This is a predicted structure of a 114-nucleotide RNA (SAM riboswitch aptamer (S box leader)) from Saccharothrix syringae. It matches the Rfam family "SAM riboswitch aptamer (S box leader)". Gene Ontology term of the family: regulation of gene expression. Of the family's consensus pairs, 97% are formed in the model. The RNAcentral record of the sequence draws on Rfam. The organism belongs to Saccharothrix, within Bacteria. The coordinates come from a structure-prediction model, not an experiment, and the mean pLDDT is 81.

RNA sequence: CGCUCAUCCAGAGGGGCAGAGGGAUCGGCCCGAAGAAGCCCCGGCAACCCGUCGCACAGCGUUCGCUGGCGACCACGGUGCCAAUUCCGACCCGCGACGCGGGAAAGAUGAGGA
Numbered sequence: 001c002g003c004u005c006a007u008c009c010a011g012a013g014g015g016g017c018a019g020a021g022g023g024a025u026c027g028g029c030c031c032g033a034a035g036a037a038g039c040c041c042c043g044g045c046a047a048c049c050c051g052u053c054g055c056a057c058a059g060c061g062u063u064c065g066c067u068g069g070c071g072a073c074c075a076c077g078g079u080g081c082c083a084a085u086u087c088c089g090a091c092c093c094g095c096g097a098c099g100c101g102g103g104a105a106a107g108a109u110g111a112g113g114a
Base pairs, nucleotide, nucleotide: 003112004111005110006109007108008107013042014041015040016039017038021031022030023029025090026089027088028087043082044081045080047079048078049077051073052072053071054070055069057068058067059066060065061064086106091103092102093101094100095099
């Protein structure tokens, strides 16, 4: 860089520096001088990878192993995250209709590939 797949209604603090913005965009609606963004220190959460265990699942083979899937655990390690459902909506469909429900798009994170 942009491609594929998966997940996103739960969870998660304190201090210092700093000094006006931030919540992707737009429209709302929120957060913010009782201190935003950013940086640092300590802490935490647990989405993925890593690791361990299990399975009455699937496939392969050298029959006891391997690979995949699912579940549980771990938090040592690699990323990530620690206001509000990804804060709500944007497009489509349905409905008892200005709202509700479902599905997409977009976004974020991870893994893989190039």